Background:
A computed fold for an 88-nucleotide RNA from an Acidimicrobiaceae bacterium, annotated as SAM riboswitch aptamer (S box leader). The sequence was found by an Rfam model in a public genome assembly.
RNA sequence: CCAUCAUCCAGAGCGGCUGAGGGACGGGCCCUGCGACGCCGCGGCAACCAGUGCAAUGCACCAGGUGCCAAUGCCCGAUCGAUGAGGA
Numbered sequence: 001c002c003a004u005c006a007u008c009c010a011g012a013g014c015g016g017c018u019g020a021g022g023g024a025c026g027g028g029c030c031c032u033g034c035g036a037c038g039c040c041g042c043g044g045c046a047a048c049c050a051g052u053g054c055a056a057u058g059c060a061c062c063a064g065g066u067g068c069c070a071a072u073g074c075c076c077g078a079u080c081g082a083u084g085a086g087g088a
Stems, first nucleotide, its partner, number of pairs: 002087001004085005013042005021031003025077004043069003047066003051061004073080001
C1' cells in the first nucleotide's frame, strides 16, 4: 500500500511547549487567544487482539499489544472515513 472480516448512539483528565486554525472530504453545524489542532509527561477509558475464570461462538476479570479520551463516525452526501484482527 491492497483486499477480507468485525465494529464505530457508551466510556475517558491534569499539566508543559507551541501559537491559528481544527472537526478526513463537499454542504451544514460546531470547537477554538477563557489557547483549539499538534507534540511531550503523568493519568484514564475499555473497541479489537492476548491472558485468566465461567453456567461458554457469550459473560466477567485484567490493562500486556494496538487504539482511544468534544458533539451518534456531530448531521446529510459520497466511487466516504477510522480502529482492530488475520492475510497477500

NCBI's taxonomy places the organism under Bacteria, Bacillati, Actinomycetota, Acidimicrobiales, Acidimicrobiaceae.
The prediction has a mean pLDDT of 86.